Predicted 3D model of a 348-nucleotide RNA (Bacterial RNase P class A) from Scatolibacter sp.
It matches the Rfam family "Bacterial RNase P class A". About the family: Ribonuclease P (RNase P) is a ubiquitous endoribonuclease, found in archaea, bacteria and eukarya as well as chloroplasts and mitochondria.
The organism belongs to Scatolibacter, within Bacteria.

């Protein structure tokens, strides 16, 4: 130098002007009985690695619920370990790719059971179609009967290949590879070795199913408080005459009136921004992570802010826009850039 690998970072800068959300102060102007509420100035602050999908897992809140089994849905599926939890992580075994860095993996049961395996092919779970042996019949054919060595079909056909061995053949018998099951051995395990035993009737369980294990529901428009006016309840309305109205007067009643009360449109306030967080640095794990010190405080809207504009610079700017919170996993990303590994060339 080329060519591929793995883990990060990063997400256009600066600078004038104009705006807008939040928080502080300052003046002191308008409304208003006050609280407060617009209004002015000034200073601080203001999206993302995915703020997405909303697929998991907590939190937090409100409903539900006596305990247990059965049946039904869901999810998970090799071992260990981290984690508040998890269907996440991380380390390892298998199994697959790849010269290599490394990547992939839903990876429990197929002697509990049903099912399916188009077409082809005799046969797809037990079968002789062609062939080969051996008989009967014997010219030829035709028939039994052995055989999965050998043609043919097929994605798959009697563990695979070779020797003996046979009438021809077959684990029939042996080597060797491949499962299985028992033993020993090594490991914390999954699982690795090694012997031994002919035990070897396919394949599918992202098919139905069987084991195991885990699961109440619904979401911040959750949910808790204050509440104007209207409307509803209940006292009281005596003494010298509240006022209307039941023809007048006396009782009584309605209404209004006072005061009390408990739900409660609009709206207001909390939730909601100190956290299983997040930055540095030390120690312990190979890792994920865990401790122990220090530091900081870092958006909080409610019709919804985060913008526009000018000028410069570059490589000319993907993917996108907080809505209770956090730990994940997924999906979507132009383009810079750091690091450490594999392979090939060439020099020295």
């Nucleotide at each position: 130098c080329g060519a591929g690998c793995a883990a990060g970072c990063u997400g256009a800068g600066c600078a004038g002007c104009c705006g807008c959300g939040g928080g502080c102060g300052c003046a002191u102007u308008g409304u208003g009985a006050a609280a407060a509420c617009a209004g002015g100035c000034g200073c601080c602050u203001g999206a993302g690695g995915a703020a997405a999908g909303u697929c998991c897992g907590a939190g937090c809140u409100c409903c539900a619920c006596a305990g247990g089994g059965c049946a039904g849905g869901a999810a998970u599926a090799g071992c260990g370990g981290c984690u508040a939890a998890c269907g996440g992580c991380c380390g390892c075994c298998g199994g697959g790719g790849g010269c290599g860095a490394c990547c992939c993996u839903a990876g429990g049961g197929a002697u509990a059971g049903u099912g399916c395996a188009a077409c082809a092919g005799a046969g797809a779970g037990a079968u002789a179609c062609c062939g080969c042996c051996g008989g009967a019949u014997u010219u030829u054919u035709u028939c039994c009967g052995g055989u999965a060595a050998g043609g043919g079909u097929g994605g798959a056909a009697a563990g695979g290949c070779g020797a003996g061995g046979u009438a021809a053949g077959a684990g029939c018998u042996c080597a060797c590879c491949g499962g299985c099951g028992c033993a020993c051995a090594g490991g914390a395990g999954a699982c690795u070795g090694u012997g031994c035993g002919g035990c070897c009737a396919u394949g599918u369980a992202a098919a139905c199913c069987c084991u195991a294990u885990u699961c109440g529901g619904a979401g911040c428009a959750a949910c808790a408080c204050c509440g104007c006016a209207g409307a509803g309840a209940a006292a009281c309305g005596c003494u010298u005459u509240g006022u209307g109205c039941c023809g007048g007067c006396c009782c009584g009643g309605c209404a209004c009136g006072u005061u009390u009360c408990g739900a409660g449109a609009a709206g207001g306030u909390g939730g909601c921004a100190u956290g299983a967080a997040c930055c540095g640095c030390g120690c312990g794990g190979c890792a994920a992570c865990g401790c122990g010190c220090g530091g900081g405080c870092u958006a909080g809207a409610u019709a919804g802010a985060u913008g526009g504009u000018u000028g410069c610079u570059c490589a000319a700017g993907a993917c996108a826009g907080a809505a209770c919170u956090c730990g994940g996993c997924u999906u979507a990303u132009a383009g810079g850039u750091u690091u450490g590994g594999u392979c090939g060339c060439g020099u020295a």
It is recorded under the gene name rnpB.